Predicted 3D model of a 134-nucleotide RNA (c-di-GMP-I-GGC riboswitch aptamer) from an Armatimonadota bacterium. The model forms 95% of the base pairs in the Rfam consensus. It was read from a public genome assembly, where an Rfam model found it. Lineage of the source: Bacteria > Bacillati > Armatimonadota. The coordinates come from a structure-prediction model, not an experiment, and the mean pLDDT is 80. Rfam family: c-di-GMP-I-GGC riboswitch aptamer. Its family is annotated with cyclic-di-GMP binding in the Gene Ontology.
RNA sequence: CGCGAUAAAGGCAAACCCGUCGAAAGGCGGGGGCGCAAAGCUAAAGGGCCUAAUCGGGCCAGCGCUCAAUAUUGAGCUCUUGACCGAGAGUUGAAUAAUGGGCGCCGGACCGGAUGGUAGCCUGGCCGCCGAAG
Repeated sequence: CGCGAUAAAGGCAAACCCGUCGAAAGGCGGGGGCGCAAAGCUAAAGGGCCUAAUCGGGCCAGCGCUCAAUAUUGAGCUCUUGACCGAGAGUUGAAUAAUGGGCGCCGGACCGGAUGGUAGCCUGGCCGCCGAAG
């Protein structure tokens, strides 16, 4: 320089469990030990992967407002039936109902998407213990 022993001294700690923080991914502390020669640091070096609170999108449900035509109800006006009554026709605006459109609020799942994570996914950067063979 490089390499990584059935070496020595030590180190770290996956799943899982408990506690805690977080919307989540995940972090931290304790137990635990699958593994690890950088499983030490760096996520504001690049890529991958995870998450999706906030954000964007359309969809669905509920509620409110509004519009449209339809139906029903009762009302006004006009006309016809000579007149009243009654009946009929037309028209105006109203209420209710279900339907459809628009807008708003709230909720839901879905899709997209890091300002969130992951260094025990890879590459890069920084630092570092030990020393048998080569």